Small-subunit ribosomal RNA, 5' domain from a metagenome, 522 nucleotides, folded computationally. Model confidence (mean pLDDT): 83 of 100. It matches the Rfam family "Bacterial small subunit ribosomal RNA". Its family is annotated with ribosome and structural constituent of ribosome in the Gene Ontology.
Context: one part of a larger RNA
RNA sequence: GGACGAACGCUAGCGGCAGGCCUAACACAUGCAAGUCGAGGGGUAACAGGGACUUCGGUCCGCUGACGACCGGCGCACGGGUGCGUAACGCGUAUACAACUUGCCUUUGAGAGGGGGAUAGCCCAGAGAAAUUUGGAUUAAUACCCCAUGGUCUUACUGAGUCACAUGGCUUAGUGAGUAAAUGCUCCGGCGCUCAAAGAUGGGUAUGCGUAUGAUUAGCUAGUUGGUGAGGUAACGGCUCACCAAGGCUACGAUCAUUAGCUGGUCUGAGAGGAUGAUCAGCCACACGGGAACUGAGACACGGUCCCGACUCCUACGGGAGGCAGCAGUGAGGAAUAUUGGUCAAUGGGGGCAACCCUGAACCGGCCAUGCCGCGUGCAGGGUGACGGCCCUCUGGGUUGUAAACUGCUUUUAUGUGGGACUAAUAAGGGGCUAUACGCCCAGAUGCAUGUACCACAGGAAUAAGCACCGGCUAACUACGUGCCAGCAGCCGCGGUAAUACGUAGGGUGCAAGCGUUGUCC
Numbered sequence: 001g002g003a004c005g006a007a008c009g010c011u012a013g014c015g016g017c018a019g020g021c022c023u024a025a026c027a028c029a030u031g032c033a034a035g036u037c038g039a040g041g042g043g044u045a046a047c048a049g050g051g052a053c054u055u056c057g058g059u060c061c062g063c064u065g066a067c068g069a070c071c072g073g074c075g076c077a078c079g080g081g082u083g084c085g086u087a088a089c090g091c092g093u094a095u096a097c098a099a100c101u102u103g104c105c106u107u108u109g110a111g112a113g114g115g116g117g118a119u120a121g122c123c124c125a126g127a128g129a130a131a132u133u134u135g136g137a138u139u140a141a142u143a144c145c146c147c148a149u150g151g152u153c154u155u156a157c158u159g160a161g162u163c164a165c166a167u168g169g170c171u172u173a174g175u176g177a178g179u180a181a182a183u184g185c186u187c188c189g190g191c192g193c194u195c196a197a198a199g200a201u202g203g204g205u206a207u208g209c210g211u212a213u214g215a216u217u218a219g220c221u222a223g224u225u226g227g228u229g230a231g232g233u234a235a236c237g238g239c240u241c242a243c244c245a246a247g248g249c250u251a252c253g254a255u256c257a258u259u260a261g262c263u264g265g266u267c268u269g270a271g272a273g274g275a276u277g278a279u280c281a282g283c284c285a286c287a288c289g290g291g292a293a294c295u296g297a298g299a300c301a302c303g304g305u306c307c308c309g310a311c312u313c314c315u316a317c318g319g320g321a322g323g324c325a326g327c328a329g330u331g332a333g334g335a336a337u338a339u340u341g342g343u344c345a346a347u348g349g350g351g352g353c354a355a356c357c358c359u360g361a362a363c364c365g366g367c368c369a370u371g372c373c374g375c376g377u378g379c380a381g382g383g384u385g386a387c388g389g390c391c392c393u394c395u396g397g398g399u400u401g402u403a404a405a406c407u408g409c410u411u412u413u414a415u416g417u418g419g420g421a422c423u424a425a426u427a428a429g430g431g432g433c434u435a436u437a438c439g440c441c442c443a444g445a446u447g448c449a450u451g452u453a454c455c456a457c458a459g460g461a462a463u464a465a466g467c468a469c470c471g472g473c474u475a476a477c478u479a480c481g482u483g484c485c486a487g488c489a490g491c492c493g494c495g496g497u498a499a500u501a502c503g504u505a506g507g508g509u510g511c512a513a514g515c516g517u518u519g520u521c522c
Stems, first nucleotide, its partner, number of pairs: 001522004006518005013375006019368002021333001026331003030328003035074003040071002043067002047065003050061004081286003090211008100203002105199007113147004123136005153178011184191002212258003219249003224246008261283004265276004288309005311322004339365001341364003347361001348359004378409004388400005415458005423449001430442004466511005471492003477506005487494002
């Protein structure tokens, strides 16, 4: 000098764009953050409409729009948070899988025949303070099960061809065995179901190289290293197990200890390098602490389940409930870090044929000079160099200083009044045309921010300057007070009666809505 997720002191007009718990992965009141589908199903708790009856109080009917709870489907493995752990194939980079998987999506081919038994809900009867739960009767499905058919699927055996990259891969023929489905829903437009092949996307696994400090850590290791066989997995593998062998790692630093998420990047520097890993993006890990599996295409699952533990809460003492490292917010800690806001209008996600619903993702608003950038606090003229202040060699002079007054001008900004957006369309849905897949044309509702940005007009200099420093380094000096006191100080050092170094004033210098101080890095 530069930089900062900064803090503190003094000060403070506005706007744009960013950023905002670095500490206790401490504990959390309250609300919200993941639902959706009635075009899968039985149905009807609430609301609205309709109908029937009526003693005019009301009662009944799922008939319609809709739809609580329930069965079922898809989603909840994304999105969002945090950095505890991890020195590791975790990450980065480059490869490999002849050792794998992939719901939804795209393309292609083939198909969907017959039957069955339940169970939630509803109803009835109970237990319990509650959470919840038991028994009986009855019912549906795109829920579940059985049979059939079936191939380029699986498996066993027998062949052939071909490619090689060790085990092998691919293609093909035959025989035996095995595994499918929802002719479901429909507003008739469509949406779905099963098998197989391929693609796309996502994931899994392995390997080379790179990726802290300490030797005042020198030896470490028994599933340990390898083999055979089996089990297990989507898949290779001591991944697991039985048996066999005795190996494996290590001064090119094993093991141990300490510290740490990694990277793209960021800061600095001429570079080499050094430091760093907030925001944004990719990967990893975690979800009160620990462990486990279930479901599923995908989890060993933040707002799922079970167990143990700590803590908090409810209780009728028998027993139960909970997990903000989601968004706000609270307490605590701390030098220190914001609103218990608005909207799904846009972008994106989930569900749905769609309308639409949900979305603290996201987009916006609020707070904070935390940073960067921009603008303003006026401009021109004005010498009886006014008054006042300060200084001096004191009837006077110097300086503040064209500064003020005064004259003329302007109106950014502020205030008031009026107008007033872009973001919204090539989208969804509707209508028409068409070679009915796609495409073309037509009209066309929808804006949180927002009456905001922006524009125009009005009057009036009107609404707006501070902070640090002035001994040298280092730009900027005098007076008074103080008298080794009070104090200053980054270093050298100032202060003991003429202090340009302390305090105040005048003046000056530097930066400026900021200026200084402290901390950290280069």

RNAcentral holds the full RNA, with entries from SILVA.